[in-house]
RNA sequence: GGCCCCAUCGGCAAUGGAAUCUGCCGACCCGCUCCCCGCGGGAAACCGCCCGACGAAAGUCGGUGCUGAUGACUCCUACUGCGAA
Numbered sequence: 001g002g003c004c005c006c007a008u009c010g011g012c013a014a015u016g017g018a019a020u021c022u023g024c025c026g027a028c029c030c031g032c033u034c035c036c037c038g039c040g041g042g043a044a045a046c047c048g049c050c051c052g053a054c055g056a057a058a059g060u061c062g063g064u065g066c067u068g069a070u071g072a073c074u075c076c077u078a079c080u081g082c083g084a085a
Stems, first nucleotide, its partner, number of pairs: 008027006016076003020072002028042005048066002050063005
């Protein structure tokens, strides 16, 4: 100096909230400020599926198309259906 793993911290996993668990990204850059801490901005992770068109691809556009408040699980809230309750 480089890479990997664990821990810790922050962020993310197609519609809201919480606990637990899992996975992913970062621990970098810029400014405030000389440093630590802190704050703000940025990068990364992330932004569903189906059909058609264009395209080498990535992707972009269109559609009167489809599922789901979970990444998983247990609840809450909203929506929907059934039910006399």
Predicted 3D model of an 85-nucleotide RNA (Fluoride riboswitch aptamer (crcB RNA motif)) from an uncultured Opitutaceae bacterium. The model forms 92% of the base pairs in the Rfam consensus.